[in-house]
RNA sequence: GGGGGUGUAGCUCAGUGGCAGAGCAAUUGACUGCAGAUCAAUAGGUCUCCAGUUCAAGUCUGGACACCCCCU
Numbered sequence: 001g002g003g004g005g006u007g008u009a010g011c012u013c014a015g016u017g018g019c020a021g022a023g024c025a026a027u028u029g030a031c032u033g034c035a036g037a038u039c040a041a042u043a044g045g046u047c048u049c050c051a052g053u054u055c056a057a058g059u060c061u062g063g064a065c066a067c068c069c070c071c072u
Base pairs, nucleotide, nucleotide: 001071002070003069004068005067006066007065010024011023012022013021018055026042027041028040029039030038048064049063050062051061052060
């Protein structure tokens, strides 16, 4: 330099153009002599960024950035 992949909650990841989710972690409560385990609830998001398409974009299109892989 060329090609491909990935980017969503603190972490690991789902997500069919139509209300952003799960597990773990965190917080609170129940339970317990205390804790753990278990159960219930709560909180946590500029869906990497900038544009475009659309009534509507995490999702489709273009570009940028970061990381990973291959080729040179």